[in-house]
Molecule: transfer RNA
Organism: archaeon
């Protein structure tokens, strides 16, 4: 320098262009002598950054940043 791949909730990861979700964690409630386990509810996201395409973008296109892999 070139190619591929990843970046989404506190963590690990989903989501074919059409309301952003799950598990764990956290908070509250139930249960329990207490705690854990179990059951119910809730909070938490400018989807890495900036543009573009589109009625509509986490998703498609371009550039950039950072991580991983490969090549020269």
């Nucleotide at each position: 320098c070139c190619c591929c791949u990843g970046a989404u909730a506190g963590c690990u990861c989903a989501a074919c262009g059409g309301u952003a979700g799950a598990g764990c964690g956290c908070u509250c409630g139930g249960c329990u002598g207490u705690a854990g386990a179990c059951c119910g509810a809730g909070a938490g996201g400018u989807u890495g950054c900036g543009a573009g395409u589109u009625c509509a973008a986490a998703u498609c296109u371009c550039g950039c940043u950072c991580g991983g892999g490969g090549g020269a």